[in-house]
RNA sequence: GGACGCUUAGCUCAGCUGGUAGAGCAUCCGCUUGACGUGCGGAUGGUCAGCGGUUCGAUUCCGUUAGCGUCCA
Numbered sequence: 001g002g003a004c005g006c007u008u009a010g011c012u013c014a015g016c017u018g019g020u021a022g023a024g025c026a027u028c029c030g031c032u033u034g035a036c037g038u039g040c041g042g043a044u045g046g047u048c049a050g051c052g053g054u055u056c057g058a059u060u061c062c063g064u065u066a067g068c069g070u071c072c073a
Base pairs, nucleotide, nucleotide: 001072002071003070004069005068006067007066010025011024012023013022019056027043028042029041030040031039049065050064051063052062053061
């Protein structure tokens, strides 16, 4: 330098025909316990890496930038 993949909650990841974004763990609250833990129920938490474009509408499609990874030179 070239090709490909990834970037979504504090962490690990879903979200695949474009239509108001989810799970598990963690945190907080309640129930349960003599207490802690476990278990059960609930809640909080997201400018979907940045910018631009297409579209009535973009996490999703296109371009570009950045970071990380794999391969080629």
Predicted 3D model of a 73-nucleotide RNA (transfer RNA) from an Oscillospiraceae bacterium. Its Rfam family is "tRNA". By type it is a transfer RNA.